[in-house]
RNA sequence: GUACUAUAAUGGCAAACUUAUCGAAAGGUAAGGACGCAAAGCUAUAGGGCCUUCGCAAGAUGGCAGCCAGUUGCUAUA
Numbered sequence: 001g002u003a004c005u006a007u008a009a010u011g012g013c014a015a016a017c018u019u020a021u022c023g024a025a026a027g028g029u030a031a032g033g034a035c036g037c038a039a040a041g042c043u044a045u046a047g048g049g050c051c052u053u054c055g056c057a058a059g060a061u062g063g064c065a066g067c068c069a070g071u072u073g074c075u076a077u078a
Base pairs, nucleotide, nucleotide: 005078006077007076012037013036017032018031019030020029021028022027035066041071042070043069047068048067049064050063051062054059
């Protein structure tokens, strides 16, 4: 110095649900709220997967990064 594991500190994020608002829906945004998270940071034309609309089917022109993945990265001790 790197990787993994365990524990700790300082900060960070925020599921379900509620309210408002946008949307055909899925879902997004804001406020409240914490189930959890060491990447729960970022990436959704051209990785896979999932959700929604329509459809006999194939299949997004819509979404999801808190499913896997890609990529960047903070901290003390053992």